[in-house]
The part of an RNA shown here (large-subunit ribosomal RNA, domain IV) has 364 nucleotides and comes from a wastewater metagenome. The RNAcentral record of the full RNA draws on SILVA. Its mean pLDDT, the model's own confidence on a scale to 100, is 82.
Context: one part of a larger RNA
This record gives sequence, structure tokens and C1' cells, in this order.
RNA sequence: UGAUCCCCAAGGAACUCGGCAAAAUAGCAGCCGUAACUUUGGAAUAAGGCUUGGCUAUAGCAAUAUAGCCCGCAGCGAAAGACUCUCUGGCAACUGUUUACCAAAAACACAGCUCCCUGCGAACUCGUAAGAGGAUGUAUAGGGGGUGACACCUGACCAAUGCGAGAAGGUCAACUAUCGGUGGUCAUAUUCCGCUUUUCAUUUGAGAAAUCGAAUGCGAAGCGGAGUAUGGCUGGCUGAUAUAAGCCCUCGUGAAUGUCGGCCGUAACUAUAACGGUCCUAAGGUAGCGAAGUACCUUGUCGGGUAAGUUCCGACGCGCACGAAUGGUGUAAUGACUGGAGAACUGUCUCGGGGAUUAGCUCG
Repeated sequence: UGAUCCCCAAGGAACUCGGCAAAAUAGCAGCCGUAACUUUGGAAUAAGGCUUGGCUAUAGCAAUAUAGCCCGCAGCGAAAGACUCUCUGGCAACUGUUUACCAAAAACACAGCUCCCUGCGAACUCGUAAGAGGAUGUAUAGGGGGUGACACCUGACCAAUGCGAGAAGGUCAACUAUCGGUGGUCAUAUUCCGCUUUUCAUUUGAGAAAUCGAAUGCGAAGCGGAGUAUGGCUGGCUGAUAUAAGCCCUCGUGAAUGUCGGCCGUAACUAUAACGGUCCUAAGGUAGCGAAGUACCUUGUCGGGUAAGUUCCGACGCGCACGAAUGGUGUAAUGACUGGAGAACUGUCUCGGGGAUUAGCUCG
């Protein structure tokens, strides 16, 4: 010096963010007594006060009760052995649950309330499926969302988004069907062109002639190419018509997602505005509460409590930016919750001091 304990004059929270820690009360005894409030169950062991040993007598079976007497500082004679209390707000109804190892709470859950879905081979969940759970259940059942006991209540808006219902019209996909257009391929017919062969006619060359050759025209046959028409097969490309849901559209729906205005004027003091005007909107915040766990300005203003109070309680309302099951306002009981005040008590403090044990350090 640290750790764990013990004691302290006078004061008694002046400490501190905060009575944190410590101290104190009391050990489910007996008798008496016990408020507000309340859901009549509670609150409540509320709070607060007295008694507690031994002997004798009386009553009683006894526990015990009553009276008298006696002793001690002290009588549950304390080894161990369940609480501090009161007043007043906030939040959450409550018991419960939670971040194993920094948060136990006002968070979660909850009974209750409400909305939506589901008629059973149910909805919903898991699985590709078979199948399984739901459920060996059947709308007083099952699943999902919200709120969160109880009391009083839960206002306006369906314009947007969502959901439900509807069908007159508009828009709109692929397949398919029908009607067209345009392709591919084959056959037949026909037209044109080119080439080859060839009949006939005309002209001409050679030759005595037979005959041979050249040019032109008509016709025939074959091959190839291009076109047209018809038919078969194919189904390619393309157009039109017919066709669903959806969307546009109509209506409904808030304990569905959500939203719930501005400016100007006005009363016989002043001030204020029940009232009026105007613009916008789907409609402009109702009841209740309100400087709030929500109020910036702000330590708002007034009252209470204190000698002194940025906290606290009660009011006011001009609510930066409360508000009604994202629930609003109350509320007995409950809470290792959170704010304020008091009694008791104390080394928390004024302001330190002393002691015990132990650890470290130094010396031996």
C1' cells in the first nucleotide's frame, strides 16, 4: 500500500448522476389496532402500540387466563434463524419470457377484443412427387394479421395503394379454326428462245448428167432454258376474322396500407373572436389528453413543496412535431422497472482516526 472485516466524538446525505455501499428495523409468538383507494378479492403482517422470566394462589383435565410477590442492565435472556417504512407520479393490467458470456426492461408473451381466409380430398405448411402434418379435428373447428386485463370509448376521409364484387364498352397473347395473298415440289397443257437432225419450196455455185454444196423461208422431231394456266402433294412466310385473364372502367371496403389545410376581416375600453368572406382538398384532427418517456423556443407561465428546486407534483394551452385497436383516456392489485419527497438509520460525507487477519515490498 492492496484485500477482507470490526469500532468511533459532534453532526446526520452536507456525499453522489443517484442514499451506490454500509447502517438500521424485524425474525410468520400473544393481545390491541390499522387510512386513502378498490375490480369488494384486496390494500394489510398496512401504519402504530403493549406483553414475554421465576414463585405462590384461584379457575380449568390441560394448554392457558387472572391476581399478588421476587430477581436482573437485559426474560423469544439470541448459537443459528424470512421485511426497513411512508407519501406521490410515469410505464406495463397481472404470474410469466428474453439478448448462455456487458441490456431482465416500459421489450416479448398473455387472457380478452377485432379483422381476413377455410364446407373438408378444407384453408395453410413441408415435399419434384407419392405422401405427411392440419386431424383420427369439421366453422363454439382450424390457419393468418393487428391490438393487448378491466372501465368509458374508438371520430372524418374510398382521391392514391391494396383487397372484394361486377359486367355494357375499349385495349390485348400464343395455339387453333376459317377466309385470302405469296412460296416449295411434281405432272399435264401451252407460249417463246437456243442448239441438233430433217422434209419441202425458192435462189445460186460446180459439173455433160446423175449428183454434190451454200443461203433464205415454212413445217416436223428431239434436247435444254424461261413464262403462263390447271391439278396433286407440302405446309413455309404473311394478312384478316373469331377467342381468356389482366388493364382501362363501375361500385364497395379503414380494428385494410394510409391521410386528417391556408389567408383575411369582425362584438359599444382594450384584448379575443361565437360570426363572416375567400382559396384549395378525398376529407380537413372529433372525444379525450397535453411543456408529456412526445415541447425546438424553454429553467414557458402560475401555484405547491425547500432557507434556496434546470428535477418533482397540480394547473394553463400559443400541441416546432399528441390523438383514438400503428389504439385514446382512466385504473385497484402487481413490479430485482423508472422519477420526486419524507421518517428511521448510519464513516456516503464534514474529515479523518484506531484495531484484526492476509498479500506484496524492505530488513533479519